Description
A computed fold for a 73-nucleotide RNA from Parcubacteria bacterium C7867-006, annotated as transfer RNA. The RNAcentral record of the sequence draws on ENA.
RNA sequence: GCCGUUGUAGCUCGGGUAGUAGAGCACCGUCUUGGUAAGACGGAGGUCAUGGGUGCAAGUCCCAUUAACGGCU
Numbered sequence: 001g002c003c004g005u006u007g008u009a010g011c012u013c014g015g016g017u018a019g020u021a022g023a024g025c026a027c028c029g030u031c032u033u034g035g036u037a038a039g040a041c042g043g044a045g046g047u048c049a050u051g052g053g054u055g056c057a058a059g060u061c062c063c064a065u066u067a068a069c070g071g072c073u
Stems, first nucleotide, its partner, number of pairs: 001072007010025004019056001027043005049065005
């Protein structure tokens, strides 16, 4: 230099053929207990890597850039 894969909540990940972004763990609150842990219920937390394009509508399709990983030279 070229090619490929991946980038979504604090962490690990899902998200079909575009239609108002979810789960588990962690975190906060309440209940339960003599007090913890465990358990039950509820809550908060997102510029879907960045910038553009297409389209009524983009996490999803297209282009460029960027980071990590792998391959080729």
The organism belongs to Candidatus Parcubacteria, within Bacteria.
The coordinates come from a structure-prediction model, not an experiment, and the mean pLDDT is 82.
Its Rfam family is "tRNA". It is annotated as a transfer RNA.